[in-house]
RNA sequence: AGAGUUUGAUCCUGGCUCAGGAUGAACGCUAGCGGCAGGCCUAACACAUGCAAGUCGAGGGGCAGCAUUUCCAGCCUGCUGGAAGAUGGCGACCGGCGCACGGGUGCGCGACGCGUAUGGAACCUGCCCUCUGCAGGGGAAUAGCCCAUGGAAACGUGGAUUAAUGCCCCAUAGUAUCACUCCCCCGCAUGGGCGGGGUGAUUAAAGCCUUCGGGCGGCAGGGGAUGGCCAUGCGUACCAUUAGCUAGUUGGUAAGGUAACGGCUUACCAAGGCUACGAUGGUUAGGGGCCCUGAGAGGGGGAUCCCCCACACUGGUACUGAGACACGGACCAGACUCCUACGGGAGGCAGCAGUGAGGAAUAUUGGACAAUGGGCGGGAGCCUGACCCAGCCAUGCCGCGUGCAGGAAGGCGGCCCUAUGGGUCUUAAACUGCUUUUGUACGGGAAGAAAAAGGGGCACGUGUGCCCUGUUGACGGUACCGUAAGAAUAAGGACCGGCUAACUCCGUGCCAGCAGCCGCGGUAAUACGGAGGGUCCGAGCGUCAUCCGGAAUUAUUGGGUUUAAAGGGUCCGUAGGCGGGCCAUUAAGUCAGGGGUGAAAGUCUGCGGCUCAACCGCAGAACUGCCCUUGAUACUGGUGGUCUUGAGUUAUGGUGAAGUGGCCGGAAUAUGUAGUGUAGCAGUGAAAUGCAUAGAUAUUACAUAGAACACCGAUCGCGAAGGCAGGUCACUAACCAUUGACUGACGCUGAUGGACGAAAGCGUGGGGAGCGAACAGGAUUAGAUACCCCGGUAGUCCUGGCCGUAAACGAUGGACACUAGGUGUGGGAGGUAUCGACCCCUUCUGUGCCGUAGUUAACGCGUUAAGUGUCCCGCCUGGGGAGUACGGCCGCAAGGCUAAAACUCAAAGGAAUUGACGGGGGCCCGCACAAGCGGUGGAGCAUGUGGUUUAAUUCGAUGCAACGCGAAGAACCUUACCGGGGUUCAAUUGCAGACGCAAGCCGUGGAGACACGGCCCUCUUCGGACGUCUGUAACGGUGCUGCAUGGCUGUCGUCAGCUCGUGUCGUGAGAUGUUGGGUUAAGUCCCGCAACGAGCGCAACCCUUGUCCUUAGUUGCCAGCGAGUAAUGUCGGGAACUCUAAGGAGACUGCCCCGGAUAACGGGGAGGAAGGUGGGGAUGACGUCAAGUCCUCAUGGCCUUUAUGCCCCGGGCUACACACGUGCUACAAUGGCUGGUACAAUGAGUCGCAAGACCGCGAGGUGGAGCUAAUCUCUAAAACCAGUCCCAGUUCGGAUUGGAGUCUGCAACUCGACUCCAUGAAGCUGGAAUCGCUAGUAAUCGCAGAUCAGAACGCUGCGGUGAAUACGUUCCCGGGCCUUGUACACACCGCCCGUCAAGCCACGAAAGUCGAUUGUACCAGAAGUCGGGUGUGUAACCUUCGGGAGCAGCCUGCCGAAGGUAUGAUCGAUGAUUGGGGCUAAGUCGUAACAAGGUA
Repeated sequence: AGAGUUUGAUCCUGGCUCAGGAUGAACGCUAGCGGCAGGCCUAACACAUGCAAGUCGAGGGGCAGCAUUUCCAGCCUGCUGGAAGAUGGCGACCGGCGCACGGGUGCGCGACGCGUAUGGAACCUGCCCUCUGCAGGGGAAUAGCCCAUGGAAACGUGGAUUAAUGCCCCAUAGUAUCACUCCCCCGCAUGGGCGGGGUGAUUAAAGCCUUCGGGCGGCAGGGGAUGGCCAUGCGUACCAUUAGCUAGUUGGUAAGGUAACGGCUUACCAAGGCUACGAUGGUUAGGGGCCCUGAGAGGGGGAUCCCCCACACUGGUACUGAGACACGGACCAGACUCCUACGGGAGGCAGCAGUGAGGAAUAUUGGACAAUGGGCGGGAGCCUGACCCAGCCAUGCCGCGUGCAGGAAGGCGGCCCUAUGGGUCUUAAACUGCUUUUGUACGGGAAGAAAAAGGGGCACGUGUGCCCUGUUGACGGUACCGUAAGAAUAAGGACCGGCUAACUCCGUGCCAGCAGCCGCGGUAAUACGGAGGGUCCGAGCGUCAUCCGGAAUUAUUGGGUUUAAAGGGUCCGUAGGCGGGCCAUUAAGUCAGGGGUGAAAGUCUGCGGCUCAACCGCAGAACUGCCCUUGAUACUGGUGGUCUUGAGUUAUGGUGAAGUGGCCGGAAUAUGUAGUGUAGCAGUGAAAUGCAUAGAUAUUACAUAGAACACCGAUCGCGAAGGCAGGUCACUAACCAUUGACUGACGCUGAUGGACGAAAGCGUGGGGAGCGAACAGGAUUAGAUACCCCGGUAGUCCUGGCCGUAAACGAUGGACACUAGGUGUGGGAGGUAUCGACCCCUUCUGUGCCGUAGUUAACGCGUUAAGUGUCCCGCCUGGGGAGUACGGCCGCAAGGCUAAAACUCAAAGGAAUUGACGGGGGCCCGCACAAGCGGUGGAGCAUGUGGUUUAAUUCGAUGCAACGCGAAGAACCUUACCGGGGUUCAAUUGCAGACGCAAGCCGUGGAGACACGGCCCUCUUCGGACGUCUGUAACGGUGCUGCAUGGCUGUCGUCAGCUCGUGUCGUGAGAUGUUGGGUUAAGUCCCGCAACGAGCGCAACCCUUGUCCUUAGUUGCCAGCGAGUAAUGUCGGGAACUCUAAGGAGACUGCCCCGGAUAACGGGGAGGAAGGUGGGGAUGACGUCAAGUCCUCAUGGCCUUUAUGCCCCGGGCUACACACGUGCUACAAUGGCUGGUACAAUGAGUCGCAAGACCGCGAGGUGGAGCUAAUCUCUAAAACCAGUCCCAGUUCGGAUUGGAGUCUGCAACUCGACUCCAUGAAGCUGGAAUCGCUAGUAAUCGCAGAUCAGAACGCUGCGGUGAAUACGUUCCCGGGCCUUGUACACACCGCCCGUCAAGCCACGAAAGUCGAUUGUACCAGAAGUCGGGUGUGUAACCUUCGGGAGCAGCCUGCCGAAGGUAUGAUCGAUGAUUGGGGCUAAGUCGUAACAAGGUA
């Protein structure tokens, strides 16, 4: 410090997620030790038991229990009983102090509660320190004890008697206190303070111990210290879907009350007080020091430790006291629990342990007061669950260990592999040596302790200090140290697809499962599970939860707003924010110096102590803050003055569809009336509805009506926006220019607010020509509640009111300033020139375009900014849910404004890029259409396929690009299928062994495989070879996966494309080049150009064919010469020709003309056998289709192994209601038949082709010359000539069937081909639709070959005969290039919307129901303070002795908790039903959107 994730890729926006740190944690697996720390986050739920606050006998009366002593009695002579407060002491009691500390918890509390800083001149303060003074006299009670008595108990009641440091009275009281007052001084307003004076008033006391020295106490007062109380500034959660709140409320006066100020309380008076700088209400919450995180600013938290607050079962109340409204006190009320003799009582762990409950979860009913601290005490001491220790828990942090060294070119085993072998675990182990932390055993053994009391000594000054002595340890025989033996006692967890460090095998097969995000799993999973190996941490490791970080993703530091989320529809304007020049003043902001404070702990730095560290100690820094004070004055602010440039006023001139109201106008339309006139009009893609013979449309005239204003007109003008258009008048506003004058900062923006605000809509009254939602009809359509057509109501218009929205858009808030230009245009001014305001120049103000810098994610913007700055306002923070619900406000309604959440997704988006696509565009090709010729689709047959059937009908191929395809050839074989029979090695190889009994031949059985029997019994260089058998290891499989693969192939497509290097442009994907202008069959070539080159393709090179030449001349040829034959190159010979087959020539737009940019190229022409790639072939770029093939072959993996292998026989692949494809033959006369006559080429042939001859009607047979082939053979047909048929289901057509045959073959039944005779079916040119072909082509005719025993109408070749047509590119199909749009990228066979149906989920509404919180009014009123009353009781004091004061009791008033009644509000839960929403591989209906998405 970043990374993953939206896309085919890119940049941006933006969310989600991860890596880090942290925790009072929990859970899972695991666990050796120690140190330090921490340990109910939930039920402030309920609590059994024990302990947590007592102490003082030196305050008191006393003495129950204990001990001692003395005495008495009994006797078992050391025991029992009794007596004596005499002693030590002491239960209970009176009294004092403490119990308000310490300890717990976080319920409540959004507050002066807390934090910080001040103030108290409005205050209090026990114990402590210090100072001053004082302590005289007297009195009455009461508890205890005793007696009596009630009650189960708790607890009382009555009587008698008694003490005090308990209570009361009197005295004393000054420099004390209080009140009033005078003087002086100080101060900060109030008389507040110091000092001095005067007057008046008022309250005190307690003793005890003593060694007699004294000590501890008491009272009053001053001061200090400590602790508290009060007030104030500032700071301190969320919600505005909480906007108004307030009656003691705000203030005053008086009184009361308090320690004290104060509406704190009461009476009276006034009517205030708080609030957008957020009152009131609601929800949540103890606050701080600090802790976590972070670079910081921030964000989050408030455990442990420290400070403050609040609370103590819930609520209320006071008492006592220095202090409480009191955790282990009291009273009352309530709930709960317990005891009870049913009459009554008792209780409060949020103290320490502990229990139950709750919960994911949090410890021992431990030890000790040794230390520190606290209470009491003179002290010893007692008490102390504070505290110090120990126990439990890996809860955290820190430290240590589980050994170290040597030891194999490296074993066994596991795992993996390319598997003779290698890799890895692995120097790992064994083994040898060494060490001994820890653990174990034994031994030693602390520090923490300082004291105090007591004793002794020293110093001086009463008393204190110092020294010596002396006692005390829970932890604990612990830490620590030593010795001994001995590697001995000690390693796991998570992870290994990317992020992220670490990879293989097996299993599984969208299953089981994983997953933080992206995503893995559908038979090769580094992602699931296991294993081996590895990685990271390590006594821990992971998971989950929470917080910060990363997140600049709320942006102060540090973000945005044209199109990504986001500018308010516009203007006015309130508060607020911001604001021109100069001078002076002030010093609030600001800056500097000084002072105070900012507790300690913590953090940081340094040093130090535990062996280190954690931990701890000491010192320093820091604590960024607040307050006070002194100074500075540039800037901002305040105040005063002044200025004119900002702003405004006036003057002059001008501009415009600016607004409002009135008046006027013509065209068009409609309607009415009248005329002319006749059959249609209207409407559409085409129609129909509609109108029209009752006379329409058309046309003429007149009249009426409403609405809108053609041309001008524009890229124009005006207005704040919405918006504004015939002419004219009136009124009103605005803007612009010019130049004087005037005001003198009067400005800008603008939350809340106000006004305006298109269309539609609402309500009132009018109006209504045209248009026209709804509605209706006609069409279209599968449907058509639409698009089109005929009608047509609201509405559109006017009026005066509502509504308040919009893609109210420049998707761009307003204002000001600055920052290159160029070019149009509207309005104005000036200048030059001029007859002239033509032009030109300058300038101001509008409105457009282009563009510099700059900016932007890009597109773009660019003086009209989206640039550079300043000021103010609005708004945004992932998508969906949703601009929705609820609430509130507005509205007549429709609805508007404000505006969430649950839930859900891993994206949603912007711009640009490359493709693909478009019922987008342009250009251009192709038998693509068109123009032609011939077919298919109809028939019969052949063949393939689907389907069906079957025991099996083996398998594959399936749009083009499967279907006469794999099949260039299924009777057996083939053959993979089925049935049956058999077999476990048929074939191949290695090794080992045996044999030459194998094999072969013959025979028997059998369907055969095979079995049995017989015959025969190899070669040799002696090593062996060959063959057979046995064993063993490999085998075998046309079994699966073509979606694991190689190879091969099809297709787009013989289309003209596909790319690269360097450079350049772009943030980038990419672009450029390859686009453009021409041209071509072509990315072919030329020109241009930020490109320049290059590669794979194209073309050419290759083959063939067409012409010629050369060479060669057999088997081919034969012109001339010769010979020969019935005839034939038959022979001699020839080498001319044809031909053969080798080489070469030729064609290159080379030449001419024209066009073209003078280029490429095109058109025409000459020559030429051939002319513009001459014809044909071979040749198939980058790639696409997970195209085809595991059944050609090869091959990974899987499966099978007496079978899915192998052998055999038979059957099947040939089935047959049907459907399709491809063909053949036809339907006839351009023909059939008969006869005659002629001409090829490619090829093939010895397991063959076979001539001639003979036989057969024929298929064919017999026989066989020749030929291993330019030699021989296979070997032509159409055509042509002649005849016949005469339009007919025929002399067409040949299917089918019967019969007879031929050939091949082991064998033609299933199931061959052919022949002959007979039979003679359908069919008379083929619906929708569809195919091929552009020249030696189509069409037509035959021939050959492969396969092959036989079996082509198929296929592959060959030649013969040999056309027609192409205007053209609108349309169909396919393709190429450019461009455009896109929400597509699996790429239009794409994407995608809504209803309905199904399941699940959360939410809203709902008659209501239930609960919580809270307000108001009233009732009621405990305890208690305060007040009033009093007839009761009453020790101190007074008394005139009657009584009084006071106190208590009782009664009562105000207030007052729980409770009750009534009625509101808010929140929550629930509710038949209902509403929409979200999500959910393959449901229904349509097709809305994305391409002009087919109606933008």

Notes
A computed fold for a 1496-nucleotide RNA from a metagenome, annotated as small-subunit ribosomal RNA. The sequence is in RNAcentral, with records from SILVA. Rfam family: Bacterial small subunit ribosomal RNA. Its mean pLDDT, the model's own confidence on a scale to 100, is 84.